[in-house]
RNA sequence: GGGGGUAUAGCUCAGUGGUAGAGCAUUUGACUACAGGUUAAGCGGUCCUUAGUUCAAAUCUGGGUGCCCCCU
Numbered sequence: 001g002g003g004g005g006u007a008u009a010g011c012u013c014a015g016u017g018g019u020a021g022a023g024c025a026u027u028u029g030a031c032u033a034c035a036g037g038u039u040a041a042g043c044g045g046u047c048c049u050u051a052g053u054u055c056a057a058a059u060c061u062g063g064g065u066g067c068c069c070c071c072u
Base pairs, nucleotide, nucleotide: 001071002070003069004068005067006066007065010024011023012022013021018055026042027041028040029039030038031037048064049063050062051061052060
């Protein structure tokens, strides 16, 4: 220098155009003398950033940034 992949909740990840989800973690209630465990409920993300396409974008397209891989 060229090419490819990736960016979504505190963490690990789903979500291929129509109101953003799961597990773990965390908070509260119940059972328990306490802890642990079980169970129920809750909290938590304007989806890396900027612009475009569209009635509608986490999702499609261009630019930028971080990380990973390959070629030279």
This is a predicted structure of a 72-nucleotide RNA (transfer RNA) from Pangasianodon gigas.
Taxonomically the source falls in Pangasianodon (Eukaryota, Neopterygii, Otomorpha, Pangasiidae).
The coordinates come from a structure-prediction model, not an experiment, and the mean pLDDT is 83.
Rfam family: tRNA. By type it is a transfer RNA.